Predicted 3D model of a 1389-nucleotide RNA (small-subunit ribosomal RNA) from an uncultured prokaryote.
Its Rfam family is "Bacterial small subunit ribosomal RNA".
The prediction has a mean pLDDT of 83.
RNA sequence: CGCUAGCGGCAGGCCUAACACAUGCAAGUCGAGGGGUAACAGGAGAGCUUGCUCUUGCUGACGACCGGCGCACGGGUGAGUAACGCGUAUGCAACUUACCUCUAACUGGAGCAUAGCCCGAAGAAAUUCGGAUUAAUACUCCAUAACAUUUCAAAUUCGCAUGUUUUUGAAAUUAAAGCUCAGGCGGUUAGAGAUAGGCAUGCGUGACAUUAUCUUGUUGGUGAGGUAACGGCUCACCAAGGCAACGAUGUCUAUGGGGUCUUAAAGGAUGAUCCCACACACUGGUACUGAGACACGGACCAGACUCCUACGGGAGGCAGCAGUGAGGAAUAUUGGUCAAUGGACGCAAGUCUGAACCAGCCAUGCCGCGUGCAGGAUGACGGCCCUACGGGUUGUAAACUGCUUUUAUUCAGGAAGAAACCCUCUGACGUGUCAGAGACUGACGGUACUGAACGAAUAAGGAUCGGCUAACUCCGUGCCAGCAGCCGCGGUAAUACGGAGGAUCCAAGCGUUAUCCGGAUUUAUUAGGUUUAAAGGGUGUGCAGGCGGAAUAAUAAGUCAGUGGUGAAAUCCUGCAGCUUAACUGUAGAACUGCCAUUGAAACUGUUAUUCUUGAGUACAAUUGAGGUAGGCGGAACGUGUCAUGUAGCGGUGAAAUGCAUAGAGAUGACACAGAACACCGAUUGCGAAGGCAGCUUACUAAAUUGUUACUGACGCUGAGACACGAAAGCGUGGGGAGCGAACAGGAUUAGAUACCCUGGUAGUCCACGCCGUAAACGAUGAUCACUCGCUGUUGGCGAUACACAGUCAGCGGCCAAGCGAAAGCAUUAAGUGAUCCACCUGGGGAGUACGCCGGCAACGGUGAAACUCAAAGGAAUUGACGGGGGCCCGCACAAGCGGUGGAGCAUGUGGUUUAAUUCGAUGAUACGCGAGGAACCUUACCUGGGCUUAAAUGUAUUAGGACAGGCUGUGAAAACAGCCCUUCUUCGGACUUCCUACUAGGUGCUGCAUGGUUGUCGUCAGCUCGUGCCGUGAGGUGUCGGGUUAAGUCCCAUAACGAGCGCAACCCCUAUCUUUAGUUGCCAGCGGUUAAGCCGGGGACUCUAAAGAAACUGCCAGCGCAAGCUGUGAGGAAGGUGGGGAUGACGUCAAAUCAUCACGGCCCUUACGUCCUGGGCUACACACGUGCUACAAUGGUAGAGACAGAGGGCAGCCACCACGCGAGUGGGAGCGAAUCCUUAAACUCUAUCUCAGUUCGGAUUGGAGUCUGCAACUCGACUCCAUGAAGCUGGAAUCGCUAGUAAUCGCGCAUCAGCCAUGGCGCGGUGAAUACGUUCCCGGGCCUUGUACACACCGCCCGUCAAGCCAUGGAAGCCGGGGGUACCUGAA
Repeated sequence: CGCUAGCGGCAGGCCUAACACAUGCAAGUCGAGGGGUAACAGGAGAGCUUGCUCUUGCUGACGACCGGCGCACGGGUGAGUAACGCGUAUGCAACUUACCUCUAACUGGAGCAUAGCCCGAAGAAAUUCGGAUUAAUACUCCAUAACAUUUCAAAUUCGCAUGUUUUUGAAAUUAAAGCUCAGGCGGUUAGAGAUAGGCAUGCGUGACAUUAUCUUGUUGGUGAGGUAACGGCUCACCAAGGCAACGAUGUCUAUGGGGUCUUAAAGGAUGAUCCCACACACUGGUACUGAGACACGGACCAGACUCCUACGGGAGGCAGCAGUGAGGAAUAUUGGUCAAUGGACGCAAGUCUGAACCAGCCAUGCCGCGUGCAGGAUGACGGCCCUACGGGUUGUAAACUGCUUUUAUUCAGGAAGAAACCCUCUGACGUGUCAGAGACUGACGGUACUGAACGAAUAAGGAUCGGCUAACUCCGUGCCAGCAGCCGCGGUAAUACGGAGGAUCCAAGCGUUAUCCGGAUUUAUUAGGUUUAAAGGGUGUGCAGGCGGAAUAAUAAGUCAGUGGUGAAAUCCUGCAGCUUAACUGUAGAACUGCCAUUGAAACUGUUAUUCUUGAGUACAAUUGAGGUAGGCGGAACGUGUCAUGUAGCGGUGAAAUGCAUAGAGAUGACACAGAACACCGAUUGCGAAGGCAGCUUACUAAAUUGUUACUGACGCUGAGACACGAAAGCGUGGGGAGCGAACAGGAUUAGAUACCCUGGUAGUCCACGCCGUAAACGAUGAUCACUCGCUGUUGGCGAUACACAGUCAGCGGCCAAGCGAAAGCAUUAAGUGAUCCACCUGGGGAGUACGCCGGCAACGGUGAAACUCAAAGGAAUUGACGGGGGCCCGCACAAGCGGUGGAGCAUGUGGUUUAAUUCGAUGAUACGCGAGGAACCUUACCUGGGCUUAAAUGUAUUAGGACAGGCUGUGAAAACAGCCCUUCUUCGGACUUCCUACUAGGUGCUGCAUGGUUGUCGUCAGCUCGUGCCGUGAGGUGUCGGGUUAAGUCCCAUAACGAGCGCAACCCCUAUCUUUAGUUGCCAGCGGUUAAGCCGGGGACUCUAAAGAAACUGCCAGCGCAAGCUGUGAGGAAGGUGGGGAUGACGUCAAAUCAUCACGGCCCUUACGUCCUGGGCUACACACGUGCUACAAUGGUAGAGACAGAGGGCAGCCACCACGCGAGUGGGAGCGAAUCCUUAAACUCUAUCUCAGUUCGGAUUGGAGUCUGCAACUCGACUCCAUGAAGCUGGAAUCGCUAGUAAUCGCGCAUCAGCCAUGGCGCGGUGAAUACGUUCCCGGGCCUUGUACACACCGCCCGUCAAGCCAUGGAAGCCGGGGGUACCUGAA
């Protein structure tokens, strides 16, 4: 804040504007200090109008005034303050303390005034002034006084010191007030106590170092002043100190503590209420009074603001209680009473007291109570859900029956808190104190509480329900509306949105928001890290600091133990007790983990002293090396110059060009010069702290190692700041400059090419001196010390005669055990186990950026944020996928060939366009002669128009009827409608049919991304997995990898794997050979007959048919090989290494295709998105593409003659044969439901002709005439004949198929079908090639390996600019305001 709300108890209640405040109240009291009498009351007196006036301080009392005490308490607030402010512990030998208590002493005398009152004056007021007069416990003076103060002198105690205690002597100074009931109450001085303060000190008490230096009364001294008191507190003089990395100074923030919240603790956060302390009182300053203030409700001054005013001048201070405005998300009544507690004054009565006690408001919190309890099943009605004639749930819930009455309401009774003071009485001391008894006093409040009556009566909501997190369904919505703390939800089946039903959790509350702690070991003291996740400084030297070897002794700082003091109360904890309980409160205890003091212990750390040698160093001897600096020398090569020889190119590249060259290049030779770098040796080599160091040699110089164990005796390690060194590039000055070479120029490449390539070329690279100070300055691994299995190589030394060697020290490498590690990995050179010190890290981006500071000549370097933004960024490893990564292998994948497509015409499909409609689907490969294996009607789903509504069909059941069908006529385009005619059968069971009723509709409408089934593709590629075991923290791996081999994850060998499954292969079918069986419709060798014919007798030999078998397995041989297997013009065989072909398609991929074959969830339509019919459309046509056909011709066309198949089909059919027709066909007419009948094969061969042309090629298109099918050929059929005779002369870029009976070419058949747009599809046979070196390349695939920031997986991921809008920040002509510094002017108390 939202929704809701019955009661009571106890608490709490402006966190913001220390912003401004109207009004009322919050500090007065004392007449027993005083002068007095304004008001009130009483008494007395006077006047009289008899109830009024006057007089009188006489009495009670008392306004204002003098005086005393109080007002410095109580109450509020947290602005300031980072401080001796607070907390804690000490000290004061450096101090004060009114009222109170105790002790001692005193209280004598005198005097001058002034308020008030009275009179007068000024002013609007506040107020002020003048005159006269008056008192005191007001003020002044005198006396008395020391145990008081000060000074001096002497002695003395104590203390670390300044000092101090006590005693004695001398000198000086200072006091008082009265009142009275006569008891006292006061007053003064001194001392003591109590209480309250003041001051000083140790320790503790925020952030920022992008605040590193600060300080002149500053630090100290002497003297003085001042204070209650010490002190630079103040002043004069003198000295120059003081603080600071253990954080001074500065800036920002902040009252502190007891405590509170949280946490296991350590911590972290916080400082409301209550208590203690401090500070403040409109802002700033100042003092006065007083025991006490620099004073909340006092004063003065200045300022701001508000108010009054007669304009001259005045008044005020709620951070007291209420209350108002403002601010704000937000916080209460202008209440009652002094009854209790406490305070001020007073002798007291008493007065005052917004302190306090109470009441009011607020669910703000904590606690308690209630809203009923028991029974009650047709498990009611209603709601919701479902598999819905029923069930589940709401739910014993309701109704109904019985019971109770807390609470609410009404009536009645009714507290405790109260005991004192005072008063009365009594008693004891002696007139006042003490003790006892009685009486008086209640705001809250007629409240708490008690009793009675009444009646379930007066009382339940909120949030949530995807996971975290307890609780699930339906409907609506459809990435819309919305939800969301995080992950995320919503795109038509939402447990997440909204509603409903139900459920869950809390409950007079429930949710939300904000904040704090926790979880977070995610700042790590307890208790983290730094090879690769964030993180080791580039390296060394070294001050401070931290840490430090062995022994003995001492000490007691740290440490440990005991004791004492303190640690306020409250709070927390425990026990007990009081409110009916609890919250709350009381009481007792414990605790307060701290600080201080003291006593003791002495192991460890520290300190001191004395020793030791093993850490460290020194000495002597030897060795090693590209260690450093400076100088000298050398050869090869490049370049240049001169001379010579010599001629046309050189150079450069993928290919070129720019460039050089006939003015003689390049090439070759000789000589000369110049600068830079040092081949071979040369490496897992060596040296150095790192950067780094390489020809030879000299000088100087540093280091390491080894050996001896002679010397010193812990001299050590690390190291913030500091200092030094520090590649390359760069900068400054001066040299040098051969080669190379940023920039630049030119040439190429490219879409472009400010690049890669080429030709040139400046700075630079080199030297000297001086800067810079950074690098992937890397081992991405700080330094030092100790410990912890091994194997192996190598460098330097020692041992040794040695080239041998299990030796040893110091380095440099490789592999591995334990251990560690997230893993990769590291592993005596640790990233293992320990110790010490330093540096660094704390999500990604912003950003190593900005600002500030420091350094630098500059370039730039060092230090180093925030706003804002994201939910990740990152590491290591795994499985895939991918790579213009690698290795191996395969495929008509390329290559080698043959033939096509792309150009033409036509056919067909698609896109597009058009249309009333051109129905729908298929769209890279994997759509496009595809679904469709037959769109004129039908099909048909589309359009136009006309009809129907249980309507087209089916079935069941019931009732009723006897027809229904059919024919004819009319309208109509038809469907349909209207009319007429005809009108049953029966074995009596019924059949058929109609009507009515009930049930079952229908949809080629949507979603293939809700699905089943089916299919395509990768791919007939060789792969995909499992069980057990083993390895790994795990994902996962192994097996399936490796070596061979294969067409193959095929097989063999090896092997932490051993086996197995789905695939491969085989088993199945066709085909190639043979045998057997069987011969009709097939066949005919031989025999017979005949005429042309297997036509007939006959035959089973052959072909063939169709059943069964055989056959092929690397089986045999040779070579190679361990084997698997491979090779061979081998043998044999019809066939040889899978003989050829087919069927067969693993796990899966493409949200692939199909809701229009079919099925099916959900949604949608229901006189229509259903259904019937007519006509039209699916056949449109500027165009584009795919697939085909026919061609462009002579390897051909035409004409004639002749030959050879296979597989199929056939009764609404195939049709021989005959006739007619040029022909399509027609009319007759045998055979055949078929190894029997029907069905011409063509290419080919032979002959003739054409002779290279738009032709005797090609056949489109068009005209005419016909045939056939069919209700019907107009849109829109096929075919025939005559005529016509278009494009086209071999096809650009590009692209497709095919490895043998294949390509190419030739014809035949079939399905669908009335017919057919079939050149398509599916089959069949005929003729019948060429080529393959080979695997570099293109495409696809398999295995292994590698990289990856990809996993929607490279059609991935991803970078930068830009458009528009928005957010944050900066700049900006200027404008406005606030703060500070400086200068000047004015100027308090």